[in-house]
Context: one part of a larger RNA
Parts: sequence; C1' cells; structure tokens
RNA sequence: GGAUGAACGCUAGCGGCAGGCCUAACACAUGCAAGUCGAGGGGUAGUUGUCUUCGGACAAUGAGACCGGCGCACGGGUGCGUAACGCGUAUGCAAUCUACCUUAUACUAAGGGAUAGCCCAGAGAAAUUUGGAUUAAUACCUUAUAGAAUGUUGAAAUGGCAUCAUUUUAAUAUUAAAGAUUUAUUGGUAUAAGAUGAGCAUGCGUCCCAUUAGUUAGUUGGUAAGGUAACGGCUUACCAAGACGAUGAUGGGUAGGGGUCCUGAGAGGGAGAUCCCCCACACUGGUACUGAGACACGGACCAGACUCCUACGGGAGGCAGCAGUGAGGAAUAUUGGUCAAUGGGCGCAAGCCUGAACCAGCCAUGCCGCGUGCAGGAUGACGCAUCUAUGGUGUGUAAACUGCUUUUGUACAGGAAGAAACAGUUCUUUGCGAAGAACCUUGACGGUACUGUAAGAAUAAGGAUCGGCUAACUCCGUGCCAGCAGCCGCGGUAAUACGGAGGAUCCAAGCGUUAUCC
Repeated sequence: GGAUGAACGCUAGCGGCAGGCCUAACACAUGCAAGUCGAGGGGUAGUUGUCUUCGGACAAUGAGACCGGCGCACGGGUGCGUAACGCGUAUGCAAUCUACCUUAUACUAAGGGAUAGCCCAGAGAAAUUUGGAUUAAUACCUUAUAGAAUGUUGAAAUGGCAUCAUUUUAAUAUUAAAGAUUUAUUGGUAUAAGAUGAGCAUGCGUCCCAUUAGUUAGUUGGUAAGGUAACGGCUUACCAAGACGAUGAUGGGUAGGGGUCCUGAGAGGGAGAUCCCCCACACUGGUACUGAGACACGGACCAGACUCCUACGGGAGGCAGCAGUGAGGAAUAUUGGUCAAUGGGCGCAAGCCUGAACCAGCCAUGCCGCGUGCAGGAUGACGCAUCUAUGGUGUGUAAACUGCUUUUGUACAGGAAGAAACAGUUCUUUGCGAAGAACCUUGACGGUACUGUAAGAAUAAGGAUCGGCUAACUCCGUGCCAGCAGCCGCGGUAAUACGGAGGAUCCAAGCGUUAUCC
C1' cells in the first nucleotide's frame, strides 16, 4: 500500500447493487416450512329441494376422516465428524442398478378371500387402544397365456482384456397385468434401447509433529460357501504366513474438499464468508423397515441425556428449515407480503401446496454514484489569533450584499416494464399425435420506479493529523507533573512532540483505532 462476513470511537443527507451468529453442532415458547389426487374405492356429517302420518322418506350436492396411488431420498440448513478414493483430475465396470420421461414391440384373460372406514359394545386422566358384526377398490392372493426375459443343457460363428463377451440356433423349466371416464382419451404388464441419476474400482495430487519407529490376527493371500444391484475378508469355515514401514508405516494434533477469493510484476504466500459442484450430519449412539432410490432433518424402533404433561398407572418432544426467544459474545436483521414471475410436488385440467423463490423491513457492513450550491462582491468590515504593537499580518471573496440555478428535499398531478402463457372461445394446417393464429384472463412488489408542475439557498460536514519517518506552525497553560507514543523518542520554566486556542494539511458521508492476511 492492498484486503476484510469485521468490531470499537466520533460523525452522518440520499440512492443503486451486494452482504449480514465468524462465538454455544448451546437450550428452545409460538406460528408457519409437504402435500396432492373424487378421472382408483367405499362413503358420512352437512346443505338445497320435494313430500310428510312431524317419527321421517326421497332426489341432488357433498366437506372432514378412512383404504389406495404418487410425492415425502427433491428443495432448504449446518460444518460436528472425516487426513479418507472424502475431494480434485483422469480412466475403467467383460463386476452394476435406475421411479417418473422418450422410442419400439407385444399383451391387458378368469376367479377368490380379506381389511380400514361406517355401526355396536368397551378400557384409559391422556396419548392411545380392545372385541364383535359388515363392506369396496388401480389394496392383496390364486390360476391362465407369453417371448428378443430369467435358469439349465447342447451346437456354430466372430471378437477380445484373463475370468470371457457378442451373434445365430435347438430343447426344457419359471415369471405378468387394473382399471377409470364426460367415449376424446388415459392408465396397467413384459421386454429392448435411450436419457437422467446413482453405485463400485484404479493412477496421480491433497496440512503439521520423528521430542510418534515399529505396526497388523480378518490382519495379508488362497479354496469353498453365504450375502449384495454389483466386485471384494463384505461375512463365515478351512489352509498358508503373510501385509505395511525412513520414498515416513503406526500414533498424536489440526481440518470438510474443490471451483474460487485476497495479495504479489511474477514465482509464491494466505483464505475456503456470499454463489456453484461434491461430501458428511440432523438432540447423542445404534438398528433396520418401506421404497426405483434412505439406513431417511420436520418417518419407525431401542438405549442415553435433557425438557414438558400426569389422575403417579403412564405418556409427549427434538429449529444445524423461515421468522423469533434466552444464553454465549467485541459482534450479525422482521415472530413481514405474495405465489404475480421462475422452479418443484400432485392432478386430464381447473387448481391446491410451496418460509424454495420473488419482494418488502432493519443495519454506512462494503462497493459505486449524487448532493450539501454557482457567479459577482474590498471599506480587504466585525470578531478572533499573532507581531518588531499610533501600525501591520493571517482567517479572507470567506461573510454581509446583488444576481442565478433547483440535482436533492417538500407539495400536487400522471404513472410503468416485469405478462408470456396455461385454461376457455373461434379459426387454419393436419391420416392420427399435434402445430399455429386471433380474442380473452392474471402483478406481491406498488400508486413503487419514472415523468411533469410549483415555491424556495431553501433540507444536508465531519473525522484524523501537524518533531522525523510523513503533507501540514504559532501563542498560552503545565514544569520528568499531568500526559503522549507505530518506531526513534517528547515532558525537569521560553515544549512546532503533553492540554487548550488560532491557523494549516489529508481524506470525506465518512474519518480514525484495533484485529487478521499478503
């Protein structure tokens, strides 16, 4: 000198764009953050209408709850752990899986038994739960059919990378489905291919300590079996005695990694906030279930700590989601608005949900921009400071005064872009999917940005420094005191170094100090 997720002191007019718990992965009141589908199913309360013997009956419509499907593995948060194939980069899988989506082919046949809900009867303070009767499905089960699927056996060809792979062919065995509807469609099953996502393996790179030198028994390898989507000591049995290590094993400490960011001419050095990719975690530890995908933040079970409720028998909870509270700290914001846009889930759609997102609020935390007026004006006014003191010098064109302007601010008036769509209607093209055109609809921000008009200099400057380094000097007070200080140092009676004043210098809505990095 540059830089910062900064803090502190003094000061403060505005706007745009960014950023905002670095500490206690400490504990959390309250609200919200993941639902959706009636075009899968049964169906109730209610509402409306008609009738009524006032008991109710019929018709239409129809929440909430329930069964079922898809989603909840995304999105959002945090950086505890991890020195590791975790990450980065480059390869491989002849050792693998992939819901929804796209393409292609084929199929979608026949039956059955339950169960929730509803109803009845209970238990319990509650959370919750038991028994009985009855009922449906795209829930569940059985059967049929099936090949370019899977298994076994056989033959041939081609290729390679060792196990082998691909193609053709024969025999045999096994495995499937679900309907709905407004009749336009849309679902379901099997197989193949693609796309997307994931898993695994390997080369190289990836902090400090040798005042850590030896480490290791599933340990290293083999055979067999099990397990997995898949290879593998992944697991088990048996066999062998190996495996790693001064090219730093093992141990200890520290730490999420990268793109990037800061600095520097570069080489290097330092950092890993915001944004993007990957990883790990979800009160602590463990376990699996469901599922295409989890060993699952707002799922389950067990154990533990903590908090809460209790009728003492027993129960409930997990903000490292968004706000917010306490605590810690030098220190870090609103218990806001909207789904209008972008995106996501479900749905044929309308739509519903979305603290993702978009906006607004707070904060000079940063960067950038603008303003605090411009021109004239000398009796060089008053005041203040100073000197060699009837006088001069500085403040200083500075002020007063005259003219001008109105960025900004105030008042009034107008007023956006972001919206293109989906859906609907009409039309055109089209064998069918479908495509196109016109009309119509939708804005949280926001009466915001922006524009115009009016009056009026009106509404707006501070901070640090002035001995040298280092730009900027005099007077007074103090008298090794009070104090200053980044280093050298200053102060003991003439202090340009302390305190005040006048003046000056440098930056400027900021200026200084502290901390850290180069």